Model confidence (mean pLDDT): 81 of 100. Large-subunit ribosomal RNA, domain VI from a marine sediment metagenome, 246 nucleotides, folded computationally. The full RNA is in RNAcentral, with records from MGnify.
Context: one part of a larger RNA
RNA sequence: AGUGUAAGUAUCUGCGAGAAAGACAGAUUUAGUACGAAAGGAACGGUCUGUCGUGGCCACUGGUGUAUCUAUUGUCCAUUUGGGCACGUAGAGCAGCUACGCCAUCAGGGAUAAAAGCUGAAAGCAUCUAAGCUUGAAACCCUCCUCUAAAAAAGAUACAUGCUUGCUCGUAGAAGACGAGUUUGAUAGGGUCGGGGUGUACGCACGAAGCUUACGCGACGUGUUUAGCCCGCGGCUACUAAAUAG
Numbered sequence: 001a002g003u004g005u006a007a008g009u010a011u012c013u014g015c016g017a018g019a020a021a022g023a024c025a026g027a028u029u030u031a032g033u034a035c036g037a038a039a040g041g042a043a044c045g046g047u048c049u050g051u052c053g054u055g056g057c058c059a060c061u062g063g064u065g066u067a068u069c070u071a072u073u074g075u076c077c078a079u080u081u082g083g084g085c086a087c088g089u090a091g092a093g094c095a096g097c098u099a100c101g102c103c104a105u106c107a108g109g110g111a112u113a114a115a116a117g118c119u120g121a122a123a124g125c126a127u128c129u130a131a132g133c134u135u136g137a138a139a140c141c142c143u144c145c146u147c148u149a150a151a152a153a154a155g156a157u158a159c160a161u162g163c164u165u166g167c168u169c170g171u172a173g174a175a176g177a178c179g180a181g182u183u184u185g186a187u188a189g190g191g192u193c194g195g196g197g198u199g200u201a202c203g204c205a206c207g208a209a210g211c212u213u214a215c216g217c218g219a220c221g222u223g224u225u226u227a228g229c230c231c232g233c234g235g236c237u238a239c240u241a242a243a244u245a246g
Base pairs, nucleotide, nucleotide: 008159009158010157011156012155016147017146018145022052023051024050025049026048027047028046029045035040053105054104055103056102057101061099062098063097064096068092069091070090071089072088073086074085075084076083077082094232108142109141110140115135116134117133118132163246166182167181168180169179170178187241188240189239190237191236192235193234194233195231196230197229198228203224204223205222206221207220210217211216
């Protein structure tokens, strides 16, 4: 992708399949107890912690952050501003992606193996076994995780039209696929408000080391200014784009 499961669609169940998802260590308590003449000296169980492996996540911390903001070098265009090129260099940095960060990996049941037993005959005794019964391992079957109705015994439930190309998109993505939406609309863009990054724009006014041809020029500073610029984020808003098609 095409069929079957006697119209169709949606949501499920899970026969069955897979896996290692867990492995280990320390401290403390039990306890200076059991045991032992003494010297010495445990364990079952409880509590806490760590390492490795596995799976997931980005609130925190760190990294990146060729979206972005600022400072500055060279050169060119422009000629107060500003812009191109070299990720030029440097300082910050949202989202995203990440580890050095965070979370989980817990606990239990069933039937058993070796083994330990109960009752108990054959065999008046004895005997865990012959009938019967009780325990007992990280192994086995479940619990947990992934896939699965083509499971031919081809399942169940609900509903009454359903699906798709196209188009706007992303929680998805190599193409298909998957998911959200398609005017009965917030899907994307725009607008606006909020939030966030950088760090106080241009212009103007005032000041200013000094220079001066004595007219003026002047890096820089202060105010206007928690400015200006920017945003893959959120709220609102049909202004734009989502076919009255098959």

It matches the Rfam family "Bacterial large subunit ribosomal RNA".